[in-house]
Molecule: Fluoride riboswitch aptamer (crcB RNA motif)
Organism: Flexivirga oryzae
RNA sequence: AGUGAAAGCGGCGAUGGAGUCCGCCGGCGAAGUUUUCGCAAACCGCCCUCGUGGCUGAUGGCACCUUCGAUCGA
Numbered sequence: 001a002g003u004g005a006a007a008g009c010g011g012c013g014a015u016g017g018a019g020u021c022c023g024c025c026g027g028c029g030a031a032g033u034u035u036u037c038g039c040a041a042a043c044c045g046c047c048c049u050c051g052u053g054g055c056u057g058a059u060g061g062c063a064c065c066u067u068c069g070a071u072c073g074a
Base pairs, nucleotide, nucleotide: 009026010025011024012023013022016065017064019062020061021060027039028038029037030036031035045055046054047053
């Protein structure tokens, strides 16, 4: 100096919050330099006769809180 892996940490996983587990992306640049900012990546549902059409879900999974809707009871 280059390459690879692991851990930590950050971000993301079709509608809110947080916990936990799982998966994915972690590069470039600037400066006020062990931090901050900008850009990128992961990510941005399905069906269809493609039509001014149709459908599911607050989860990636699990258990909760909150919002909305339906049914029953007080």